[in-house]
RNA sequence: GGGCGCUUGGCUCAGCCGGUGGAGCGCCGCUUUCACAGAGCGGAGGUCGCAGGUUCGAGUCCUGCAGCGCCCA
Numbered sequence: 001g002g003g004c005g006c007u008u009g010g011c012u013c014a015g016c017c018g019g020u021g022g023a024g025c026g027c028c029g030c031u032u033u034c035a036c037a038g039a040g041c042g043g044a045g046g047u048c049g050c051a052g053g054u055u056c057g058a059g060u061c062c063u064g065c066a067g068c069g070c071c072c073a
Stems, first nucleotide, its partner, number of pairs: 001072007010025004019056001027043006049065005
């Protein structure tokens, strides 16, 4: 330098053919306990890597850039 894949709550990951952003774990509160753990209930937390484009509408499609991984040179 070239090719391919990935980037979504703190972590690991879903999200179909474009139509209100989710789960598990973690975190906070309450109940239960002498207390802890466990269990039950409730809650907070995301400019969907960044910048543009298409569209009535983009996590999803297109372009550029950045980061990470693999391969080739």